[in-house]
Predicted 3D model of a 266-nucleotide part of an RNA (large-subunit ribosomal RNA, domain VI) from a metagenome. Its Rfam family is "Bacterial large subunit ribosomal RNA". The RNAcentral record of the full RNA draws on SILVA.

Context: one part of a larger RNA
RNA sequence: CGUAGGAGAAUUGAGAGGAUCCUUCCUUAGUACGAGAGGACCGGGAAGGACGCACCACUGGUGUACCUGUUAUCGUGCCAACGGUAAACGCAGGGUAGCCAAGUGCGGAGCGGAUAACCGCUGAAAGCAUCUAAGUGGGAAGCCCACCUCAAGAUGAGUUCUCCCAUGGGGUUAACCCAGUAAGGUCACGGGCAGACUACCCGUUGAUAGGCUGUAAAUGGAAGUCUGGUAACAGAUGAAGUUGAGCAGUACUAACAGACCGAGGG
Numbered sequence: 001c002g003u004a005g006g007a008g009a010a011u012u013g014a015g016a017g018g019a020u021c022c023u024u025c026c027u028u029a030g031u032a033c034g035a036g037a038g039g040a041c042c043g044g045g046a047a048g049g050a051c052g053c054a055c056c057a058c059u060g061g062u063g064u065a066c067c068u069g070u071u072a073u074c075g076u077g078c079c080a081a082c083g084g085u086a087a088a089c090g091c092a093g094g095g096u097a098g099c100c101a102a103g104u105g106c107g108g109a110g111c112g113g114a115u116a117a118c119c120g121c122u123g124a125a126a127g128c129a130u131c132u133a134a135g136u137g138g139g140a141a142g143c144c145c146a147c148c149u150c151a152a153g154a155u156g157a158g159u160u161c162u163c164c165c166a167u168g169g170g171g172u173u174a175a176c177c178c179a180g181u182a183a184g185g186u187c188a189c190g191g192g193c194a195g196a197c198u199a200c201c202c203g204u205u206g207a208u209a210g211g212c213u214g215u216a217a218a219u220g221g222a223a224g225u226c227u228g229g230u231a232a233c234a235g236a237u238g239a240a241g242u243u244g245a246g247c248a249g250u251a252c253u254a255a256c257a258g259a260c261c262g263a264g265g266g
Base pairs, nucleotide, nucleotide: 001153005164006163007162008161009160010159011158015150016149017148018147021049022048023047024046025045026044027043033038051107052106053105054104055103059101060100061099062098066094067093068092069091070090071086072085073084074083075082076081110145112144113143118138119137120136121135165266167179168178169177170176184261185260186259187258189203190202191201192200208254209253210252211250212249213248214247215246217243218242219241224237225236226235227234228233
C1' cells in the first nucleotide's frame, strides 16, 4: 500500500516445511521345511542405538564479585577490623536464579487409500491356451492421506462474532479537499519467562520495577566480648553473620504529565 467505511477478536486451510530410521533379545518354535546339517514367513512382547522436540524436579557444568579462605603490596594514624590492586575474578574452595547436557520426559502410531516390479481370478480375439483386450483382486522403507509446525499478499486477498458511526469548514453545492473527533491504536512511561533491531506480552480497576519485610537457597560459624593457652590458636555467646537474580507480602518510590494517528454511511 492492497484486501471498496474504520476497528478489535476468533477461525477455515489452498499451499509450504518438518518427521518417516535402525539393531538385538524373548515367544510363536527347535514348529513349518529339510535325509541331515540347519532353520523360518506371519503374529505377539521387551530392551537399546542414532536423530529430533521440550524441560530443569533429579545428577551435574557454568554461574566476573553471592559466601568463605589466603599470598604480596598500598591505604584508613597504630592494634584489631576493613578497603584498593595483582590482565579486566590475584589465587583457591563452594554456589541460588538463569542458560545448558553428560541429566529426564516425549516422538517416529495406521488391519488408511491408490500403485511399481511382481503374483493372481474370470476371460475372449484365436472352439485350445492366456493376469488383459472388457471386468476384477493382492502387492513396497517409495506416492497420497494421517502426525507436528507455519499459513488468506490464497491479489482467487476467504469465514464468523463484537464495537464505532449523519461533526465543522471549503467547493460548480457535485465529485472531492481540509480539520477536529468516535471505536480503536501509536508514541511516551514501569517492565517481561519476549527479544540483535524490530516485533510480541503485561501494567494505577496496579504488585509492573525498585525499596522494605519475611522466607527458600548459598556460604559455613561474623564483629565485639568472655574463657583457655607464653603464643600461634581454640572454645562459648550462636546454624552465627552476610547474601545477585528465586517465592510471598507490602503502594513507601517510580509507572506521572501528556502528545499524536484514526471513519463520515461505506